[in-house]
Annotation
This is a predicted complex of two RNAs, RNase P RNA and transfer RNA, with 406 nucleotides together.

RNA sequence: CGAGUAAGUCAGAUGAUCGCUGGUAGAAAUACGAGAGGAAAGUCCGGACUCCAUAGAGCAGGAUGCUGGUUAACGGCCAGUGGGGGUGACCCUAAGGAAAGUGCAACAGAAAUAAACCGCCACUUAUGUGGUAAGGAUGGAAAGGCGAGGUAAGAGCUCACCGCUUUCUUGGUGACAAGAGAGGCUCUGUAAACCCCAUCUGGAGCAAGGCAAUAAAAACUAUAAUGGUUGCUCGCCAAGUUUUUGGUAAGCCGCUUGAGCUUAGUGGUAACAUUAAGACUAGAUAGAUGAUCAUCUAAUACAUAAUCCGGCUUAUAGAUUUGCUCGUUUA
RNA sequence: GGCCCCAUAGUUCAAGGGAUAGAACGGAAGUUUCCUAAACUUUAAAUCCAGGUUCGAGUCCUGGUGGGGCUACCU
Numbered sequence: 001c002g003a004g005u006a007a008g009u010c011a012g013a014u015g016a017u018c019g020c021u022g023g024u025a026g027a028a029a030u031a032c033g034a035g036a037g038g039a040a041a042g043u044c045c046g047g048a049c050u051c052c053a054u055a056g057a058g059c060a061g062g063a064u065g066c067u068g069g070u071u072a073a074c075g076g077c078c079a080g081u082g083g084g085g086g087u088g089a090c091c092c093u094a095a096g097g098a099a100a101g102u103g104c105a106a107c108a109g110a111a112a113u114a115a116a117c118c119g120c121c122a123c124u125u126a127u128g129u130g131g132u133a134a135g136g137a138u139g140g141a142a143a144g145g146c147g148a149g150g151u152a153a154g155a156g157c158u159c160a161c162c163g164c165u166u167u168c169u170u171g172g173u174g175a176c177a178a179g180a181g182a183g184g185c186u187c188u189g190u191a192a193a194c195c196c197c198a199u200c201u202g203g204a205g206c207a208a209g210g211c212a213a214u215a216a217a218a219a220c221u222a223u224a225a226u227g228g229u230u231g232c233u234c235g236c237c238a239a240g241u242u243u244u245u246g247g248u249a250a251g252c253c254g255c256u257u258g259a260g261c262u263u264a265g266u267g268g269u270a271a272c273a274u275u276a277a278g279a280c281u282a283g284a285u286a287g288a289u290g291a292u293c294a295u296c297u298a299a300u301a302c303a304u305a306a307u308c309c310g311g312c313u314u315a316u317a318g319a320u321u322u323g324c325u326c327g328u329u330u331a
Numbered sequence: 332g333g334c335c336c337c338a339u340a341g342u343u344c345a346a347g348g349g350a351u352a353g354a355a356c357g358g359a360a361g362u363u364u365c366c367u368a369a370a371c372u373u374u375a376a377a378u379c380c381a382g383g384u385u386c387g388a389g390u391c392c393u394g395g396u397g398g399g400g401c402u403a404c405c406u
Base pairs, nucleotide, nucleotide: 001327002326003325004324005323006322007321008320009319010318012296013295014294015293016292017291018290020035021034023032024031025030037302041313042312044311045310046309047308048307049205050204051203052202056234057233058232059231061201062200063199064198065197066080067079068078069077070076081095082093083092084091085090096196097195101194102193103190104189105188117136118135119132120131121130122129123128144162145161147159148158149157163185164183165182166181167180168179169178170177171176209253210252211251215245216244217243218242219241220240221239226238227237228236246405247404261278262277263276264275265274266273267272332402333401334400335399336398337397338396341356342355343354344353349386358374359373360372361371362370379395380394381393382392383391
């Protein structure tokens, strides 16, 4: 210098004028101060909170699936193990069980979980019979691989190495790793097919729900019924459900001080935990964050809170920082 | 705001993990006719997008895109 890899950061600033939504003060005019994001998004997980019985019993269903840790919880995160990719930095990984059982494997191919189409060898006049899994051909997959011995030809039939299974020892909390011995090898793949095993799991969702005000009509069901707990059985609770017209100028609470934020320290490899100090930083309900001008080189992306948190996923212009790797050149 | 469902020719629908993705209507061309219609013959046209599992995906899994439905309180 080029190519790459990993982790980030910012997400316009300042000033002026005019507006919008809350808060405080004020009788009012008005004044003062506050006002979106890294994803506020998708609504994919997990929780808080509320109602249904205190959140209940059983079945069904659903979710997760290497190990250890972390957390309020998780399918998240961190650290590792095994496997795969890359020269490397590094990246990816839904990764339990196929000797519990069932299903499926089209076409091709002789044969698809079971063997003789060609070939090789022996016998035989021919034709055929027997042996054989080395070689050919098909396929995603064909009875461990490769070499030597052996044989009529062959074959784990025997042996070395590699792989597999299994026993022991050592190390590790563990997944697992290393070493030594034994077995000659019997067990094709598929569980993001049914299923088995282990763990977890009640439902609904702030349009939940609570408070206050205020009407009428019709239909259905009658406690062994109907509804509330998505399916079934039980248990529990309640008279309930539906339709039409009307009302709430759709009132108030829930609603934002929080498993939260910033800074510093301590423990931990890390996720995270903990201690101290500090600040208060939107809360609308037709729904506020904007517009114009000036300067800064340029002002440009994705996108706008709706009960609140922890994650994940997806979108994102431009600028910029650091670590590491590979290649080339120069010293 | 919340909770669900769906996506296959131009349209309406099919399709057990094994395809050259099928049918009807519609479109195009031709035959027939003086011309048109009808009839007959032929033909074009599709799995919303991207990854993964599998030998193999329209179908199974994950993420995205688009469309649709239901849903306040009082009585």

Its mean pLDDT, the model's own confidence on a scale to 100, is 76. Rfam match: Bacterial RNase P class A. About the family: Ribonuclease P (RNase P) is a ubiquitous endoribonuclease, found in archaea, bacteria and eukarya as well as chloroplasts and mitochondria. Rfam classes the family as a ribozyme.